A computed fold for a 408-nucleotide RNA from a Parvularculaceae bacterium, annotated as Bacterial RNase P class A. It is recorded under the gene name rnpB. It matches the Rfam family "Bacterial RNase P class A". Rfam classes the family as a ribozyme.
C1' cells in the first nucleotide's frame, strides 16, 4: 500500500429567495423561534403509563428462559470470564482473531435414515491364526503296480481373534513398546476417561496427587426431568365538556270531526234489530303547488305544540411530551455501566407540515494536455414514551486481527 474478517462513527456544509406546520408576540398587516432517523421500519423481546380483573398462601395447566459473575427499571439485551469448536502464527509452551439456544443422556420413554456383517446387553462380510479331514504341485522308495512324506496350493468342518480392510455422521478409548499361534488394556509408559479428597478461584472451572485397565455411543431447537420467570388489554388505553336532528322519560296545553247497501267481532234479544270494539273506504279539516278567490293535483287525515331530565353520536379539551433526557467536566470500574457537579429545553397536529429553487464549497463519475465543462448523490421518513434485538443502507473515516507485496 492492497485484500479479507470483526467492531465503532458520519450519513454533505454555508448563504439568499419563496413556501408549509407548531408556538410566542401583535387589533391587524406581520415579526420571531423551533421543525425526522440511525434506523422514525419489522412490531420480535423487555419496561413506564392507563383501564379491567384479583382476599392470602400453595399446587397444577399453559408459555418462556437456561455455563458463571456483573450491569440494568427490566429483558431472550449488554459487558467480563469459563468451556467447546474453527482459522492463523510458532519446533513447542503458547498467543491472537472469529463463532456457540452452552442445565441434565446411570430418572424414565423414544429415535439413530441410507450404507453396512453389526447402530445398544457388543457384531464377524472380507481377513488373520492353530486343529482335524479330503485333494494336490513336488520329493523319496520300488523293475513295475504302488507306498510314504507333502513345509506348495486348494476345498470342507469346527475353534480362536477383533489387529488390518470395508460401511457410516457415529463401530465400543488413542499412540507406542512388549506379548501371542494370531490377537486383544492381555501387560506397561504417555494421553484420555471415571472415582476420591486436596489446592486456587465469589463462581463457571482449572491444577497437581492417589486409586480404578476402564464395553455401556449420539440426539433433550424429541417427549421428559430440574431450576427460575410470567394476570388481560392497549393512547382507537383512559379522563373531562358536550350542539342540532332522531329516539327515550316526566309534566302542561290544545285536539282526536262526519258518512258508509263494505269486512270482522263482543254484549242484549226468540227474531227483526239495537249498543259497542277493530279494520277498510270516502269526505271534511290540515299542509304543499309564489300570494288572494274558485277549480284541480299531491301528501296527510290523529295527533300536535311547549318546558324539563338523563344516556349517547359528530365534535372539542386533555392524556402529549421534562425524560430510566441531551451535552460537558470530575471520580469509581478491565468493561457494560454507575455517582456527583454544571448547563440546555430539543417535532408534537388531523391520514396530511418538516419542502422547493439559486449561488459558492466539498464528494463520485465522464470528458479535457490544462483551465474548464457535463452528470450524479443510499436506505428511508415521527404520531403515547423509553431500553434492546433484527432487517435495509450510495459513499466516506477510524480501530483490532489475518494474509500478500514493497521499503528500512
Nucleotide at each position: 500500500u492492497c485484500a479479507g474478517a470483526c467492531g465503532g462513527c458520519c450519513g454533505g456544509g454555508c448563504g439568499g429567495c419563496c413556501g408549509c406546520u407548531u408556538u410566542g408576540c401583535g387589533c391587524a398587516a406581520g415579526c420571531a423561534a423551533a421543525g425526522a432517523g440511525g434506523a422514525a421500519a419489522g412490531u420480535c423481546c423487555g419496561g413506564g403509563c392507563u383501564c379491567c380483573a384479583c382476599g392470602g398462601a400453595g399446587a397444577g395447566a399453559g408459555g418462556g428462559c437456561g455455563c458463571c459473575g456483573g450491569g440494568u427499571a427490566a429483558c431472550g439485551c449488554c459487558c467480563g470470564g469459563c468451556c467447546g469448536g474453527c482459522g492463523c502464527a510458532g519446533c513447542g509452551a503458547u498467543g491472537c482473531g472469529c463463532c456457540g439456544a452452552g442445565g441434565g443422556a446411570u430418572a424414565g420413554c423414544g429415535c439413530c435414515a441410507c450404507a453396512g456383517a453389526g447402530a445398544u446387553c457388543g457384531a464377524a462380510c472380507c481377513g488373520c491364526u492353530g486343529c482335524g479331514g479330503c485333494c494336490u504341485a513336488g520329493c523319496u522308495c520300488g523293475a513295475a503296480a504302488g507306498a510314504g512324506c507333502g513345509g506348495u496350493g486348494g476345498c470342507c468342518g469346527g475353534a480362536g481373534c477383533a489387529a488390518g480392510g470395508g460401511u457410516g455422521a457415529a463401530a465400543a478409548g488413542g499412540u507406542g513398546c512388549g506379548g501371542u499361534a494370531a490377537g486383544a488394556g492381555c501387560g506397561c509408559a504417555c494421553c484420555g476417561g471415571c472415582g476420591g479428597g486436596c489446592c486456587a478461584g465469589c463462581a463457571a472451572u482449572g491444577g497437581a496427587c492417589c486409586g480404578c485397565g476402564c464395553a455401556u455411543g449420539g440426539c433433550a431447537a424429541g417427549c421428559c426431568c430440574c431450576g427460575c420467570c410470567c394476570g388481560g388489554a392497549g393512547c382507537a388505553a383512559g379522563a373531562c365538556c358536550g350542539a342540532a336532528u332522531a329516539g327515550g322519560g316526566a309534566c302542561c296545553g290544545c285536539g282526536c270531526g262526519u258518512c258508509c247497501g263494505c269486512c270482522u267481532u263482543g254484549c242484549c234479544g226468540a227474531a227483526a234489530g239495537g249498543c259497542g270494539g277493530g279494520g277498510g273506504g270516502a269526505c271534511a279539516g290540515g299542509c304543499g303547488c309564489c300570494u288572494c278567490u274558485c277549480c284541480g293535483c299531491g301528501c296527510u287525515g290523529a295527533g300536535c305544540g311547549g318546558u324539563c331530565c338523563g344516556g349517547g353520536u359528530u365534535g372539542g379539551u386533555u392524556g402529549c411530551u421534562u425524560g430510566a433526557g441531551g451535552c460537558g467536566g470530575c471520580g469509581c470500574g478491565c468493561a457494560a455501566g454507575c455517582g456527583c457537579c454544571g448547563u440546555c429545553c430539543c417535532a408534537g397536529a388531523g391520514g396530511a407540515a418538516u419542502g422547493g429553487u439559486c449561488g459558492c464549497c466539498g464528494c463520485u463519475c465522464c470528458u479535457g494536455a490544462a483551465a474548464g465543462g457535463g452528470a450524479g448523490a443510499a436506505c428511508a421518513g415521527a404520531a403515547c414514551c423509553c431500553g434492546g434485538c433484527u432487517u435495509a443502507c450510495a459513499g466516506g473515516c477510524c480501530g483490532u486481527c489475518u494474509g500478500a507485496c514493497a521499503u528500512u